[in-house]
This is a predicted structure of a 102-nucleotide RNA (Glycine riboswitch aptamer) from a marine sediment metagenome.
Its mean pLDDT, the model's own confidence on a scale to 100, is 80.
It matches the Rfam family "Glycine riboswitch aptamer". From the family's description: This family represents the bacterial glycine riboswitch.
Of the family's consensus pairs, 91% are formed in the model.
RNA sequence: CUGCGCGGGAGAGACCGUCGGGACGCCCACCGAGUGGUGUGCUGACCGGCGGCGCCGACGGAGCAACGGCCCGGAACCUCUCAGGCAACAGGGACCGCGUAG
Numbered sequence: 001c002u003g004c005g006c007g008g009g010a011g012a013g014a015c016c017g018u019c020g021g022g023a024c025g026c027c028c029a030c031c032g033a034g035u036g037g038u039g040u041g042c043u044g045a046c047c048g049g050c051g052g053c054g055c056c057g058a059c060g061g062a063g064c065a066a067c068g069g070c071c072c073g074g075a076a077c078c079u080c081u082c083a084g085g086c087a088a089c090a091g092g093g094a095c096c097g098c099g100u101a102g
Base pairs, nucleotide, nucleotide: 001102002101003100004099005098006097007096008095013053015052016051017050018049019048020047021046025042026041028039029038030037031036054086055085056084060082061080062079063078067073068072
């Protein structure tokens, strides 16, 4: 210096719209001795696809200062956000710690 294992590890809308699925529940009708069942409709937690605006930046990517004696090279946790990401869980995660191998 690099790889592997374990541990720690941030930020930003549970946004809006639309389509589909949809638990629980409710109305009506019918069946039934009854717990119930069937059909239509309504509402709807939640999930997924698509679109819109906003935002984040510590995987990746791009840009540059000093400087080098030069239209080239040249750093980042700086800048930009293409990709990625924005409730919890999960995943990812620069960087840090412990161990280990070369």